Notes:
The prediction has a mean pLDDT of 84. This is a predicted structure of a 74-nucleotide RNA (c-di-GMP-I riboswitch aptamer) from a soil metagenome. The RNAcentral record of the sequence draws on MGnify.
RNA sequence: AAAAGGCAAACCCAUCGCGAGGUGGGGACGCAAAGCCCUGGAUCUGCGCUCGAGCAGAUAGCCCGGCUGCCGAA
Numbered sequence: 001a002a003a004a005g006g007c008a009a010a011c012c013c014a015u016c017g018c019g020a021g022g023u024g025g026g027g028a029c030g031c032a033a034a035g036c037c038c039u040g041g042a043u044c045u046g047c048g049c050u051c052g053a054g055c056a057g058a059u060a061g062c063c064c065g066g067c068u069g070c071c072g073a074a
Base pairs, nucleotide, nucleotide: 006031007030011026012025013024014023015022016021029061035067036066037065040063041062042059043058044057045056046055047054
């Protein structure tokens, strides 16, 4: 590369949450790890604060890192 497949952005409906956002259904922008894990950053939310420091959470489809995985021309 090809083949067999997989996942599912925005948006809509329902629902949970103070919120970021999550879950289910629809739907596809895209993804070779867009599979899993919060180790380190980053961004976002809540609380706090004179300014701060900080605490709690969210995002794995922001990146690093770790583990696992389909095919098999080069």